Model confidence (mean pLDDT): 78 of 100.
This is a predicted structure of a 266-nucleotide RNA (Bacterial large signal recognition particle RNA) from a Bacillota bacterium.
A source record names the gene ffs.
Its Rfam family is "Bacterial large signal recognition particle RNA". By type it is a non-coding RNA gene.
The sequence is in RNAcentral, with records from ENA.
NCBI's taxonomy places the organism under Bacteria, Bacillati, Bacillota.
């Protein structure tokens, strides 16, 4: 250097994630060329030589090992913007309301503003007067088959007669009770009264009067300080997605380069 036969390797990789830590199942990326099969996420199986078991296929090289450059994705950090969510009355956003202020506007005022002095109503009691409403005297009506009067026809009874006695009906008058009615007079009654009288309250509202004489109202806007209030807007903390940086980090595919076994036989 060739041929042949074998052993080592290899027969995907990588990310988060989980885990003491390493693989697997499982999520995601990459790739189409990455063997088949039993275990396995309320795990399964090891121990820095880091999946365990069972078959297969290739095998020292374009395929195994190492380095290096590229870089698909994925994480960290830190910023922008959107979404929710806790918190904070705020360092005077906003909004309520409540107190000054007389700047501006309005509104009242020489037919007297603000003030200040007297009364007096409204309020409660007592007493007194009236309306009203009911009720009783009053006055007229009506009204008893017998148990009401007065007359008592007829009829009854007593008498020899004269006479007389009782008394239904009916008129009449009237009890009891009904029904009208105006004033007057007595009782009762209260959401009575432009009513009187005295006491007593007296914040507030309405009113007379009399003194000063030129403002005086917060009714609207402003302006000032406080008190409040978590819808918003700010501010502080945290979760979740977008996009953008990165002097962070892992990193597949693919390039470059290096490196690397045995045993016969020519």
């Nucleotide at each position: 250097c060739c041929g042949u036969g074998c052993u080592a390797g290899g027969c995907g990789g990588g990310g988060a994630g989980g885990u003491a830590g390493c693989g697997g199942u499982g999520c995601c990326c990459u790739g189409u060329a990455a063997c088949c099969u039993g275990c396995a996420a309320u795990c399964c199986g090891c121990u820095a030589u880091a999946g365990c078991g069972g078959g297969g296929c290739u095998g020292a090289a374009u395929c195994c090992c190492u380095g290096c450059c590229c870089g698909a994705g994925g994480a960290g950090u830190u910023g922008u913007c959107u979404u929710g969510u806790g918190g904070g009355g705020u360092c005077c956003g906003g909004c309520g309301g409540a107190c000054g202020u007389a700047a501006g506007g309005g509104g009242c005022g020489u037919u007297g503003a603000c003030g200040g002095c007297c009364g007096g109503g409204u309020c409660u009691u007592g007493c007194g007067c009236g309306a009203c409403g009911g009720a009783g005297c009053u006055u007229c009506c009506c009204g008893a088959a017998c148990c009401g009067u007065g007359u008592c026809a007829g009829g009854u009874c007593c008498u020899g007669g004269c006479g007389g006695a009782a008394g239904c009906a009916g008129c009449a008058c009237u009890a009891a009770g009904g029904g009208a009615a105006a004033u007057a007079c007595u009782c009762c009654g209260g959401g009575u009264g432009c009513c009187g009288c005295a006491a007593g309250g007296g914040c507030g509202c309405c009113u007379g009067g009399c003194c000063c004489g030129a403002g005086c109202u917060a009714c609207c806007u402003g302006c000032g300080g406080g008190c409040g209030u978590a819808u918003c807007g700010c501010c502080c903390g945290g979760a979740a997605g977008u996009c953008a940086a990165u002097a962070u980090u892992c990193g597949a595919a693919g390039g470059c380069a290096g490196g690397u076994g045995c045993a016969c036989g020519g």